Predicted 3D model of a 135-nucleotide RNA (c-di-AMP riboswitch aptamer (ydaO/yuaA leader)) from a soil metagenome. Of the family's consensus pairs, 96% are formed in the model. The RNAcentral record of the sequence draws on MGnify. The coordinates come from a structure-prediction model, not an experiment, and the mean pLDDT is 76. Its Rfam family is "c-di-AMP riboswitch aptamer (ydaO/yuaA leader)". Rfam links the family to the GO terms cyclic-di-AMP binding and regulation of gene expression.

RNA sequence: CGCCGAGUCUCUGACCAGGGUGUCAGGGAACGGGGGACCCAAGUUAUUGGGGGCGAAUCCCACGGUGAGGCCGUGGGAAGCGCAGGCUCUUUCAGCGCUAGCCCGUCAGCUAACCCCGUAGGCCAACGAAAGAGG
Repeated sequence: CGCCGAGUCUCUGACCAGGGUGUCAGGGAACGGGGGACCCAAGUUAUUGGGGGCGAAUCCCACGGUGAGGCCGUGGGAAGCGCAGGCUCUUUCAGCGCUAGCCCGUCAGCUAACCCCGUAGGCCAACGAAAGAGG
C1' cells in the first nucleotide's frame, strides 16, 4: 500500500505524556448477530444417538488404522467461500488458496412492536484474460 472478517467513525471525562499519541470508563452514529406475536408452517420431544447458535467451513466415494459402529488419516468428487491491470461494483473463463474453530445449556420454526449482544482476531491465496455499469 493491501487482503479475510460485521468488527468502523465520532463525542465526553480521567490518566500517562507534554507540539502528538495511547489506555481506561461512559455515550452517539453506522455495520453485524440473537431472542421475540397473530397468520403460516411444523407436529417424533418427553431419565434423550436431546436440541440450537456464530461462521464459507457441509456432503459423498475409495483405501488404511479398528472385529463392527463411531472416530482418525490419506486421496478424489460435489457443493460453498476467498484472491491486486492497484477507483468501485457485477458477470464469465483460467489459475491459486480455504472448507476451521467456538458458543448456549435441555431451551429457541417464521415473526410486527419490543428486548439483548458484538465492533475481534488474523494474513498460506497478492497471478492473468474478457464484458457491462457507475464515478